RNA sequence: CAGGUGCAACAGGUAGUUGCUGGUGGUGCAAACCACGAGAGGAAAGUCCGGGCUGCAAGUGAGACAGGGCUCCAUCUAACGGAUGGCCAGAGUAAUCUGAGGGCAAGUGCAACAGAAAGUAGGUAGCCACUUCGGUGGUGAUAGUGAAAGGGUGGGGUAAGAGCCCACCGGUGCUUAUGGUAACAUAGGCAGCCAGGUAAACCCUGUCCGCAGCAAGAAGUAUAUGGUACAAGUCUCACAAGCUGUUCAAUCAGCACACAUACUUCGCUUGAGCAUAUUGGCAACAAUAUGCCUAGAUAAAUAACUACCCACGACAAAACCCGGCUUAUCGUUGCACCUAAAUA
Numbered sequence: 001c002a003g004g005u006g007c008a009a010c011a012g013g014u015a016g017u018u019g020c021u022g023g024u025g026g027u028g029c030a031a032a033c034c035a036c037g038a039g040a041g042g043a044a045a046g047u048c049c050g051g052g053c054u055g056c057a058a059g060u061g062a063g064a065c066a067g068g069g070c071u072c073c074a075u076c077u078a079a080c081g082g083a084u085g086g087c088c089a090g091a092g093u094a095a096u097c098u099g100a101g102g103g104c105a106a107g108u109g110c111a112a113c114a115g116a117a118a119g120u121a122g123g124u125a126g127c128c129a130c131u132u133c134g135g136u137g138g139u140g141a142u143a144g145u146g147a148a149a150g151g152g153u154g155g156g157g158u159a160a161g162a163g164c165c166c167a168c169c170g171g172u173g174c175u176u177a178u179g180g181u182a183a184c185a186u187a188g189g190c191a192g193c194c195a196g197g198u199a200a201a202c203c204c205u206g207u208c209c210g211c212a213g214c215a216a217g218a219a220g221u222a223u224a225u226g227g228u229a230c231a232a233g234u235c236u237c238a239c240a241a242g243c244u245g246u247u248c249a250a251u252c253a254g255c256a257c258a259c260a261u262a263c264u265u266c267g268c269u270u271g272a273g274c275a276u277a278u279u280g281g282c283a284a285c286a287a288u289a290u291g292c293c294u295a296g297a298u299a300a301a302u303a304a305c306u307a308c309c310c311a312c313g314a315c316a317a318a319a320c321c322c323g324g325c326u327u328a329u330c331g332u333u334g335c336a337c338c339u340a341a342a343u344a
Stems, first nucleotide, its partner, number of pairs: 002339009012309007020039002023036005041315001045326002048324005053213004059239007067209004072086005087101001088099004102204002107202002109198002124143002126139005151169006170194002172191008217266007227257001242255004273292008310313001
């Protein structure tokens, strides 16, 4: 120089004019007006997870079943199916990246075509023995089919062969030592144990989850109706039994309210909040200190126009709120790291 890897920041700018939605202050009886200041995103999106918040059982709590999710280890977190750091497997020269990563050595199931045979192995050709020459028996070594044919090499053995036996190698299981919190790794010993694939098949292990959602829900006003409202699937256990009167007794009576439509108010933005610094930690993250307030609309504001500049501006726009994940995105910039081959 070129190519690459990881992380982060920004998302046209400046000036002016006119509007729109909230807030604060002022004037005004009110309507309204004036001034000041604020006003979309990194994904606001998809709605795929998790949590807050709210309601749901003619009481509360706990457990089980049913149903569903997740599945190497540790840590972080309000929580997670997320993140961080590891382990293992794979890709790359490397930086680094990817993983739908428990169990098929518990049981059951499944596998097109080809092939004799597809999971208790199997006799098509070949080989070997016997033969009455028709065949019968043995064999998984050789060939062929297939994505896959039941460890590999060599020797012994045999009629021919075969983990049938032995040596070495590989795998698996058990076990010992060492290192590690652990997943696991390394080294040794024992066992011919040799066990195919598939769990995004049923299933098993471990673990978590009640259900519904801001159109939740609460309050008010108006109109109309006239008597009901049926929501947490099943079971078990424990505790409890609204108030007033009454009863042996949750025995009885009353107090209760419920639904529809329209509008308004609350919920609604101060929150697991943001910024900076320090400390602890490899990191995710946590603690402490200081400072800041940064949209809250409801048919729905956040815009339009003019001038100049250049790199000519992408994907796209809040709708209860947060933490993630995933997907879309014109481009610009910064930091750290790597480089085998090829070129200079």

This is a predicted structure of a 344-nucleotide RNA (Bacterial RNase P class A) from Sulfurovum sp. It was read from a public genome assembly, where an Rfam model found it. Rfam family: Bacterial RNase P class A. From the family's description: Ribonuclease P (RNase P) is a ubiquitous endoribonuclease, found in archaea, bacteria and eukarya as well as chloroplasts and mitochondria. Rfam classes the family as a ribozyme. NCBI's taxonomy places the organism under Bacteria, Pseudomonadati, Epsilonproteobacteria, Campylobacterales, Sulfurovum.